Predicted 3D model of a 72-nucleotide RNA (transfer RNA) from an Oligoflexia bacterium. It was read from a public genome assembly. Rfam family: tRNA. By type it is a transfer RNA.
RNA sequence: UCGGGCAUAGCUCAGUGGCAGAGCGCUUCCUUGACAUGGAAGAGGUCCACAGUUCAAUCCUGUGUGCCCGAA
Repeated sequence: UCGGGCAUAGCUCAGUGGCAGAGCGCUUCCUUGACAUGGAAGAGGUCCACAGUUCAAUCCUGUGUGCCCGAA
């Protein structure tokens, strides 16, 4: 320099046009003498940024940024 992949909750990841989810973690409650396990409820997100397409964008397109892989 060129090509490809990835960017979503604290962490690991789903979701691929129509109001954003799981597991683990966190908080509160129940259970215990206490802890662990188990059960119930809850909090937590400007979906990397900007622009475009669309009635509508996490999702499609372009550019940028960061990370990973490959070629030279």